[in-house]
Predicted 3D model of a 93-nucleotide RNA (Glycine riboswitch aptamer) from a Gammaproteobacteria bacterium.
């Protein structure tokens, strides 16, 4: 000087399924606690045990793949993961 990879900021975009039912508290608007039935998969977390994918293939491992612990099921919050700016770390040729 500087790819590619990370990580912070700040910005834009970003799915699913109950505004179900019973009690109780707060005037209510709404929201909170307790059972109670159905449902989601995209914070987090646990497994590769079947099937995809991905690290070339076994072996391991991993995941947007499986569970649903926790979360969540009008709107808003929240959100994996992408783009966009800026700024770091690492350092290939």
């Nucleotide at each position: 000087c500087c790819a590619a990879u990370c990580c912070c900021c700040g910005u834009g975009g970003g799915a699913g399924a109950g505004c179900c039912c019973g009690g109780c508290c707060g005037c209510a608007g709404c929201g909170g606690c307790c059972g109670g039935c159905g449902c989601c998969g995209a914070a987090g977390g646990c497994g590769c045990a079947a099937g995809u994918u991905c690290c070339g293939c076994c072996c391991g491992g991993a995941a947007u793949c499986g569970c649903u612990c926790a979360g969540g099921c009008a709107a808003a919050a929240g959100g994996a993961c992408c783009g966009c700016g800026g700024g770091g770390a690492c350092g290939a040729c």